[in-house]
RNA sequence: ACGCAUUCAGGGCAACUAUAGCGAAAGCUAUAACACGCAAAACCAUGGGUCUAAGGCUCUUCCGAGCUACGAUCGCCAGGUUACCGUC
Numbered sequence: 001a002c003g004c005a006u007u008c009a010g011g012g013c014a015a016c017u018a019u020a021g022c023g024a025a026a027g028c029u030a031u032a033a034c035a036c037g038c039a040a041a042a043c044c045a046u047g048g049g050u051c052u053a054a055g056g057c058u059c060u061u062c063c064g065a066g067c068u069a070c071g072a073u074c075g076c077c078a079g080g081u082u083a084c085c086g087u088c
Base pairs, nucleotide, nucleotide: 003088005087012038013037017032018031019030020029021028022027036075042081043080044079046078047077048076049073050072051071055068056067057066058065059064
């Protein structure tokens, strides 16, 4: 220096819930309290999956219904990038 797993040490993130805000929604942000869990639960939406359907399209006497991502999810999977320690 690299790889690999996860012993040690220092630690890190924070599920759920509540409040406020943003958003059509899915969901996101902040704070509080907690700690479901995570060795990348750090970052990236590149591929797949899943969620939502404002807008668009189609149908409908009406109410509405169906399809659709350019929206969301990296704490769904894969992939890419970066990183602490140092037993092997």
Molecule: c-di-GMP-I riboswitch aptamer
Organism: Chloroflexota bacterium